Predicted 3D model of a 681-nucleotide part of an RNA (large-subunit ribosomal RNA, domain II) from Candidatus Epulonipiscium viviparus. Its Rfam family is "Bacterial large subunit ribosomal RNA". Rfam links the family to the GO terms ribosome and structural constituent of ribosome. The coordinates come from a structure-prediction model, not an experiment, and the mean pLDDT is 84. The RNAcentral record of the full RNA draws on Rfam.
Context: one part of a larger RNA
RNA sequence: UCCGGCGAGUUAUUUGUAGUGGCAAGGUUAAAUACACUAAUGUAUGAAGCCGAAGGGAAACCAAGUCUUAAUAGGGCGAACAAAGUCACUGCGAAUAGACCCGAAACUGGGUGACCUAUCCAUGUGCAGGUUGAAGUUACCGUAAAAGGUAAUGGAGGACCGAACUCACGUAUGUUGAAAAAUGCGGAGAUGACAUGUGGAUAGCGGAGAAAUUCCAAUCGAACCCAGAGAUAGCUGGUUCUCCUCGAAAUAGCUUUAGGGCUAGCGUUUAAAAAGUCUACUGGAGGUAAAGCACUGAAUUUCCUAGGGGGGCGAGAGCCUUACCGAAGAAUAUCAAACUAAGAAUGCCAGAAAGAUAUUUUAAGCAGUCAGACUAUGUGUGAUAAGAUUCAUAGUCAAAAGGGAAAGAGCCCAGACCAACAGCUAAGGUCCCAAAGUGUGUGUUAAGUGGAAAAGGAUGUGAGAUUUCGAAGACAACUAGGAUGUUGGCUUAGAAGCAGCCACUCAUUCAAAGAGUGCGUAAUAGCUCACUAGUCGAGAGAUCUUGCGCCGAAAAUGUCCGGGGCUAAAACACACCACCGAAGCUAUGGAAUCAAUUUAUUGAUUGGUAGAGGAGCAUCUAAACAGCGAUGAAGUAGUAUCGAAAGAAGCUAUGGAGUGGUUUAGAGAGAGAAUGCCGGA
Repeated sequence: UCCGGCGAGUUAUUUGUAGUGGCAAGGUUAAAUACACUAAUGUAUGAAGCCGAAGGGAAACCAAGUCUUAAUAGGGCGAACAAAGUCACUGCGAAUAGACCCGAAACUGGGUGACCUAUCCAUGUGCAGGUUGAAGUUACCGUAAAAGGUAAUGGAGGACCGAACUCACGUAUGUUGAAAAAUGCGGAGAUGACAUGUGGAUAGCGGAGAAAUUCCAAUCGAACCCAGAGAUAGCUGGUUCUCCUCGAAAUAGCUUUAGGGCUAGCGUUUAAAAAGUCUACUGGAGGUAAAGCACUGAAUUUCCUAGGGGGGCGAGAGCCUUACCGAAGAAUAUCAAACUAAGAAUGCCAGAAAGAUAUUUUAAGCAGUCAGACUAUGUGUGAUAAGAUUCAUAGUCAAAAGGGAAAGAGCCCAGACCAACAGCUAAGGUCCCAAAGUGUGUGUUAAGUGGAAAAGGAUGUGAGAUUUCGAAGACAACUAGGAUGUUGGCUUAGAAGCAGCCACUCAUUCAAAGAGUGCGUAAUAGCUCACUAGUCGAGAGAUCUUGCGCCGAAAAUGUCCGGGGCUAAAACACACCACCGAAGCUAUGGAAUCAAUUUAUUGAUUGGUAGAGGAGCAUCUAAACAGCGAUGAAGUAGUAUCGAAAGAAGCUAUGGAGUGGUUUAGAGAGAGAAUGCCGGA
């Protein structure tokens, strides 16, 4: 991992409700006794008790009334309009019990452990060999005597080296090991606070501890075993056959509450009732969007001006003044979720009649839900960030399959009862992959734009508008001219059109020519422009609006169309025709649910998680009835039959002795999941 078997809403009591049955203003017996019986049990007796037929009051008590009260007042609860209960059984709930099943860590009680290990007690045992050489002692020297010195002797030490023994510092191997801590090679202590044998002592709310939460039998922040015990688990996991009808919620309030609960909301079933929803119309309340500045505030410029500051005059009072500040006021032009004089659209409330639709309410039984997700729109928070977060309205998913978006819970289209090789469409598409147009018409784009992006930039190109010049010849090009007073004045070393400053920058000759557009020189010179003429011969320039493009454009597996590939497109814009395209719609056949009436037809409906309701299949046991079986039961294997499904037959083979059908009753009554349990491979 797989296979087989086992494996989870049960039972008792009380109670609510629905259905069925008995009796009924009544209903019913319990214990017990008697009889019958193999037992379970049945029948009879048994009215104690319980519920109901009357309530009110705390009660005494009274009673169709009673309580409150001083009350005959008022009020509360009743009676009356008429009225059904009770006892069983069955289904579904609730309460109490382990209460659908498995699962803690823990707590309490009573015991068992110191053969491991910690410390202690008693009594034993062990430590090869080598080294060092303390005190003391002796001899000699030395001293007044000592002290002291030298040499021997001596044999101390938590002394030294190093086996046994004990330990465990490093490293390698081992890591489903040879081993639930070892092995190899090295290492430390090795006469000591040493090591060790045997016997004994200390026990869990405890002991021991050279102290580490360390040890107390591979177990230690409180051992192990049994019991309380099926502890408790607002938590996780699991919970077994089929079909049919309907079908949610992820919200509010409260909660030592936030992943739990209770009530409401939303679902379902039964019964009853008569209202519900939408559209149009009519009548209402309102202060949002947009807007506005009359209020509250914010903010801009100008004018005017009280006041303040500065300056001047004056002995002072005060007067004059101002490129300063400036309340209020005037004009101008703005802003606001907590501003509004004014003010929509929607939405909301109500209404008689109309049209459409089929829902709504009440009572009772049973729930589930309280983590929601994204998209669009309107807000808040955030950074007008987030696949962020918080609300509101709508949709989808959740609980929804199908087609499209290459691929995709939440986007677009569309809601799957079943069958089939029928047809029409939606979104989206029609060159090939790949079903259907290499469709028609008119334009655009040259960037593979299409097939990612901004500020900004640009004689890209199409369309439109306005305007200037132009056959009295424009624009461009070429030829020629572009002069004189004058080197204007000033400045300056110089300043001559062209460093700088000044000037109503003037005047002359002209077809035209600036006291000069740029280059250039030290300054001149030189080149050039404006301007003019000629040649040429028809358009040329400027601005604005707009369509499609260009640049701006750097990232990590592989190039931003799904790919191939596409350029009078297979791109883009507008228009038109045709086709493809879904479980949509239609047609054919069939099934079920509900309704209606013509009672055998018609119409509508039939996605579905949690969940409510209904109808069945299968297994085992018992009873009754009629059966099958050695001419072969159950079981097993195969199989083209039947049924809407769970399932049910028949036949063949195997097997070798029991077993199926109908009805009723009753359950240890259905497995694929529980890191399920047991067995096997």